RNAcentral holds the sequence, with entries from ENA. Transfer RNA from a Chloroflexota bacterium, 72 nucleotides, folded computationally. It matches the Rfam family "tRNA". Rfam describes the family as follows. Transfer RNA (tRNA) molecules are approximately 80 nucleotides in length. It is annotated as a transfer RNA.
[in-house]
RNA sequence: CGGCCUCUAGCACAACGGUUAGUGCCCCAGCCUUAUAAGCUGGCGAUGUUGGUUCGACUCCAGCGAGGCCGA
Numbered sequence: 001c002g003g004c005c006u007c008u009a010g011c012a013c014a015a016c017g018g019u020u021a022g023u024g025c026c027c028c029a030g031c032c033u034u035a036u037a038a039g040c041u042g043g044c045g046a047u048g049u050u051g052g053u054u055c056g057a058c059u060c061c062a063g064c065g066a067g068g069c070c071g072a
Stems, first nucleotide, its partner, number of pairs: 001071007010025004018055001027043005048064005
């Protein structure tokens, strides 16, 4: 320098272009227990960013950014 892939919660992942973006672990509170652990219930928290297409975008397109792989 060129090509390809990925980017959603603190972490790991889901989500046909359409209902409120969901699950597990973590964290917080409560229940249970003499207490702890386990278990149960509830809660907090996210679409890398800027535009475009569309009645409607996590999803499609482009730029930028970050990471990875291959080549030179």